[in-house]
Molecule: transfer RNA
Organism: Chloroflexota bacterium
Parts: sequence; C1' cells; structure tokens
RNA sequence: GGGCCCGUAGCUCAAAGGGAGAGCGCCUGAUUUGCAUUCAGGAGGUUGCGGGUUCGAGUCCCGCUGGGUCCA
Repeated sequence: GGGCCCGUAGCUCAAAGGGAGAGCGCCUGAUUUGCAUUCAGGAGGUUGCGGGUUCGAGUCCCGCUGGGUCCA
C1' cells in the first nucleotide's frame, strides 16, 4: 500500500428500512441481626465521525477514522 471483517449502554452482544433492546454490572426499595441470594422498580445511548439515498437509516451507498485478519 491492497483485500476482507468489525465499531450499538460501564462490559459481552442482539436488532432482515418503520417502537434502540437483552444478559451481567450500577442505583433505590422489599426480604435478613448483617451480607449474599431472591423479588419489584429505576437510571444510563448524538448506534465511531461526516455526507448521500429514502416519507423514514443502527440497517443501504460514499468518504474518513480506530481495531482485527490475510497478502505484498
């Protein structure tokens, strides 16, 4: 330098163009003498950045950027 894959909540990951979600973690309450477990509720996201297509984009297209991998 070139090919391919990936970037979504604190972490691990879903989401076939139309309500952005789960598990774990965090906070509050109940249970306990206390902790853990369990149960109920809650907070937390400019979906890497910038454009484009579309009535509508995490999803499709282009560029940039970071990571992984292969080739040189």